[in-house]
RNA sequence: AUGAAGCUAGCGGAAGAGACCCCUCGGGGCGCCGAAGGAGCAAGCCUCUACCUCGCCAAGGUCGGGCUAAACUUUCAGGCAAAAGGACCGCUAUGCCGA
Numbered sequence: 001a002u003g004a005a006g007c008u009a010g011c012g013g014a015a016g017a018g019a020c021c022c023c024u025c026g027g028g029g030c031g032c033c034g035a036a037g038g039a040g041c042a043a044g045c046c047u048c049u050a051c052c053u054c055g056c057c058a059a060g061g062u063c064g065g066g067c068u069a070a071a072c073u074u075u076c077a078g079g080c081a082a083a084a085g086g087a088c089c090g091c092u093a094u095g096c097c098g099a
Base pairs, nucleotide, nucleotide: 006096007095008093009092010091011090012089013088018030020029021028022027031080032079033078037076038074039073040072044067045066046065047064050062051061052060053059
């Protein structure tokens, strides 16, 4: 279900940081940005050889491991006039999917 949320497509909005320097024109160098993408982690939950509390079981705690977030961090990638791109937001849809 007279179709939520999500996905896809279209349209619109959308930040930041050198139109830097050198050169043999293909490259090199320094300084920066975070909002394509990638990567990292908290609480919490799960697990656990061992250790501690406990007379034992159980339970609890410590160490270790796993799952797991971002607009946070990183700056790998990407970017630093315009253009392009751009997380995210809004609208649209004979669309997809179906709580």

A computed fold for a 99-nucleotide RNA from a Bacillota bacterium, annotated as Glycine riboswitch aptamer. Rfam family: Glycine riboswitch aptamer. From the family's description: This family represents the bacterial glycine riboswitch. Its mean pLDDT, the model's own confidence on a scale to 100, is 81.